[in-house]
C1' cells in the first nucleotide's frame, strides 16, 4: 500500500425483508423482611464512530473518513 471484519444505553450483545431501537448485566423507586441480601414490579438512560448521498421513510442500502482486529503482499 492492497482486502475484509467490527463500531447499537454504563458494560456484554440482538435487532430477519428498509418502516415508531431492544434484551441481559447495572442504576433509580417501591413492593416484601426487625434489618440485610436474594425475589418480584416499575422507571430512567441511545443523534445507531463521524460526514454525504438514494429515498415518502435508513441502524439497515451507496460513497468516503475515524478507530480496532485479522489476513495478503
Nucleotide at each position: 500500500g492492497c482486502u475484509c471484519c467490527a463500531a447499537u444505553a454504563g458494560c456484554u450483545c440482538a435487532g430477519u425483508u428498509g418502516g415508531u431501537a431492544g434484551a441481559g448485566c447495572a442504576c433509580u423507586u417501591c413492593a416484601c423482611u426487625c434489618g440485610u441480601a436474594a425475589u418480584g414490579a416499575a422507571g430512567g438512560g441511545g443523534u445507531c464512530g463521524u460526514c454525504c448521498g438514494u429515498u415518502c421513510a435508513a441502524g439497515u442500502c451507496g460513497g468516503a473518513u475515524u478507530u480496532g482486529g485479522a489476513g495478503c503482499u